[in-house]
Context: one part of a larger RNA
RNA sequence: GAGUAACGAUUAUGCGGGUGAGAAACCCGCACGCCGAAUGUCCAAGGGUUCCUGCGCAACGCUAAUCGGCGCAGGGUGAGUCGGCCCCUAAGGCGAGGCCGAAAGGCGUAGUCGAUGGAAAACAGGUUUAUAUUCCUGUACCUUUUGCAACUGCGAUGGGGGGACGAAGAAGGUUAGGCCAGCCGGGCGUUGGUUGUCCCGGUUUAAGCGUGUAGGAAGUGUUCCAUAGGUAAAUCCGGGAGCAUAAUUCUGAGGCGUGAUUGACGUAAGUGGUUGAUACCAUGCUUUCAGGAAAAGCCUCUAAGCUUCAGGUUGCAGAAGACCGUACUCCAAACCGACACAGGUGGACAGGGCGAGAAUCCCAAGGCGCUU
Numbered sequence: 001g002a003g004u005a006a007c008g009a010u011u012a013u014g015c016g017g018g019u020g021a022g023a024a025a026c027c028c029g030c031a032c033g034c035c036g037a038a039u040g041u042c043c044a045a046g047g048g049u050u051c052c053u054g055c056g057c058a059a060c061g062c063u064a065a066u067c068g069g070c071g072c073a074g075g076g077u078g079a080g081u082c083g084g085c086c087c088c089u090a091a092g093g094c095g096a097g098g099c100c101g102a103a104a105g106g107c108g109u110a111g112u113c114g115a116u117g118g119a120a121a122a123c124a125g126g127u128u129u130a131u132a133u134u135c136c137u138g139u140a141c142c143u144u145u146u147g148c149a150a151c152u153g154c155g156a157u158g159g160g161g162g163g164a165c166g167a168a169g170a171a172g173g174u175u176a177g178g179c180c181a182g183c184c185g186g187g188c189g190u191u192g193g194u195u196g197u198c199c200c201g202g203u204u205u206a207a208g209c210g211u212g213u214a215g216g217a218a219g220u221g222u223u224c225c226a227u228a229g230g231u232a233a234a235u236c237c238g239g240g241a242g243c244a245u246a247a248u249u250c251u252g253a254g255g256c257g258u259g260a261u262u263g264a265c266g267u268a269a270g271u272g273g274u275u276g277a278u279a280c281c282a283u284g285c286u287u288u289c290a291g292g293a294a295a296a297g298c299c300u301c302u303a304a305g306c307u308u309c310a311g312g313u314u315g316c317a318g319a320a321g322a323c324c325g326u327a328c329u330c331c332a333a334a335c336c337g338a339c340a341c342a343g344g345u346g347g348a349c350a351g352g353g354c355g356a357g358a359a360u361c362c363c364a365a366g367g368c369g370c371u372u
Base pairs, nucleotide, nucleotide: 013031014030015029016028017027018026032369033368034367035366040349041348042347043346046329047328050327051075052074053073054072055071056070060068061067080141081140082325083324084323087118088117092113093112094111098107099106100105122139123138124137125136126135142321143320144319145318146317147316148315149314150313151312152311153306154305158301159300160299161298166288167287168286169285172281173280174279177275178274179273180272181271182203183202184201185200186199187198188196204264205263208258209257210256211255215251216250217249218248219245220244221243222242223241224240225239227238229237230236265270289292335344336343351363352362353361
């Protein structure tokens, strides 16, 4: 320089009460304002205790602070079903032997790893200062194993089926949700009107089990041939030859019943209509050319072998289901940006009034008034 610039979005604060040494900023209340396809809610990644409670205010907070994502102390994360691990494989990695290479090492078979994909099973209510599909209550389901009973050809690292998949488009059936009426509870205006066709609020209930609907798919059943196929075998798949037959089988949202009327929730009422998704049926259907993962779980077939056993199927009963994550934040003051930084950051949910609309504007639930 200078007590100057600045104090980080021009959404916004005001009053009363409380605490306290001290209050524009903390707590409570009232009013006002802002966001509302977010400035709400829930996750993934990342962070790692920032979560909750008590006690503090030196420093940190662009001011003050009794407050805090700050200091100190104590507490907090509960799982067969959520996610991982486990089973399976993709790109890719590693790689016994092997090939190549002065060495180091490179490539690569069998294998073995590797999710961002496949693959068993849980919902509703309640509860804590802080966790909950994890605890509690109620009602379920799955896998493995043991015992018993009944029936019985079982057996794989092999064969087959299945899993199993593109893009675009259209129509239909539903539900979530919305709206209206009925019903239930409350209100009657400090200001002109408001007992009325008035105003405000509520009207909630899952998985599972039973039924098998709208719809979708396939022709189906049976006999014979070992039939040059599926590296061997096969009753399986494929192939061939007959017979019978127009319905049958599989799948499938939702609805209804039950769950649950002596349940939960609610003081009580706890019904009906209408609208209606981008969600479900649906990995469906139609069209199309650029022709759109793999493997396991699962079903089935036999080989070696076993065949009084073992094993398999069904039912009932019992047992087991370990380990790791789980707090909190997550379009942000907690992540990436040296900062409590107007930047960046993947997914899910998607109310009302207008509207083609997830636009714009105004609102709900909910959250904030951006730390002078």

A computed fold for a 372-nucleotide part of an RNA from Candidatus Kentrum sp. SD, annotated as large-subunit ribosomal RNA, domain III.
Lineage of the source: Bacteria > Pseudomonadati > Pseudomonadota > Gammaproteobacteria > Candidatus Kentrum.
Its Rfam family is "Bacterial large subunit ribosomal RNA".
The full RNA is in RNAcentral, with records from ENA.